[in-house]
Molecule: c-di-GMP-I riboswitch aptamer
Organism: Methylococcaceae bacterium
RNA sequence: AUCUGAAAAAGGCAAAACCAUCGAAAGGUGGCGACGCAAAAUUACCAGUCUAAAGGAAUUUUCCUAUGACAGUGGGAUCGCCAGA
Numbered sequence: 001a002u003c004u005g006a007a008a009a010a011g012g013c014a015a016a017a018c019c020a021u022c023g024a025a026a027g028g029u030g031g032c033g034a035c036g037c038a039a040a041a042u043u044a045c046c047a048g049u050c051u052a053a054a055g056g057a058a059u060u061u062u063c064c065u066a067u068g069a070c071a072g073u074g075g076g077a078u079c080g081c082c083a084g085a
Base pairs, nucleotide, nucleotide: 002085003084004083005082012037013036018031019030020029021028022027035072041078042077043076045075046074047073048070049069050068055064056063057062
């Protein structure tokens, strides 16, 4: 430096639900809690998904739209613990 994650050790993260809070919403943050995770660390670059306040169309509540989100949907990029080869 590259590959691998069978066993072990040191540790790490934390789904759903519930509570508080921010937000138009999606969702975020904190608490509690562990479904899971060897990148479940970072990053909206590509694909995808969610929302639609404002705006536009339509005209009676419908459609379009990201400038809003999701990194625990897949890929890419960057950095990285332990062990083995």